The RNA shown here (c-di-GMP-I riboswitch aptamer) has 89 nucleotides and comes from Desulfovibrio sp. Its Rfam family is "c-di-GMP-I riboswitch aptamer". From the family's description: GEMM was predicted in a large-scale screen for bacterial structured RNA regulatory elements.
């Protein structure tokens, strides 16, 4: 110098709520809060799992209702990729 587990140190994010904004929705930003989290950092590449605007079908005279679907979303759902702090013995 590299390699490395647990404790440990020095930080780090921030869950349910709540307030506000954006969205049809799911969900997401921003203030507050900590349930956690050794990647609870970043990637929507492969699953999974949410919503269903348009659209398409049925059905209705029409209002309308139902089902099907992501181009939507979630990396705090697994998994894969990229980065990354300390550092016993």
């Nucleotide at each position: 110098a590299c390699c490395g587990a647990u404790u440990a140190a020095a930080g780090g994010c921030a869950g349910c709520c709540c307030u506000u904004c954006c969205g049809a929705a799911a969900g997401g930003g921003a203030g507050g809060u900590a349930c956690g989290c050794a990647a609870a950092g970043c990637c929507a590449u492969g699953g999974a799992u949410c919503u269903a605007a348009a659209g398409u079908u049925c059905g209705g005279a029409u209002a309308c209702g139902a089902a099907c679907c992501a181009u939507g979303a979630u990396c705090g759902c697994c998994a894969g990729g990229c980065c990354g702090c300390c550092g016993a013995a």